[in-house]
RNA sequence: CUCAUCGAGACCGGUCGAGGGAUAGGCCCGACGACGCCGGGGCAACCAGCGGAACUAACCAUUCCGAAAAGGUGCCAACUCCUGCGAUGUCCUUAGCGGAUAUCGAAAGAUGAG
Numbered sequence: 001c002u003c004a005u006c007g008a009g010a011c012c013g014g015u016c017g018a019g020g021g022a023u024a025g026g027c028c029c030g031a032c033g034a035c036g037c038c039g040g041g042g043c044a045a046c047c048a049g050c051g052g053a054a055c056u057a058a059c060c061a062u063u064c065c066g067a068a069a070a071g072g073u074g075c076c077a078a079c080u081c082c083u084g085c086g087a088u089g090u091c092c093u094u095a096g097c098g099g100a101u102a103u104c105g106a107a108a109g110a111u112g113a114g
Stems, first nucleotide, its partner, number of pairs: 001114006011040005019029003023084004041076003046072002050066005080108001085105008
């Protein structure tokens, strides 16, 4: 950089000692010890491996489906905790500006594969 996914799921012990939830705002978590680290346990099924189908003369490759979970990752507060940018609908506002709310999309981020 490209592609796919992100409303599901899954916690105990030890250790440390003040911050943590990416960023800003909000809202939360945290001395009843968070975050991090270590050990164990678990969740899930991205990759690898396995079976089947399509394609093929056949094989390979590719795509799709399925089962499994001993391999490589990942994950185990809150929808990626919510919002941020844009569009549309509804409501408030005489109108405009603005605000509230819902949906969709983008951006950013996370994870995997290349």
A computed fold for a 114-nucleotide RNA from a marine sediment metagenome, annotated as SAM riboswitch aptamer (S box leader). Its mean pLDDT, the model's own confidence on a scale to 100, is 84. The RNAcentral record of the sequence draws on MGnify.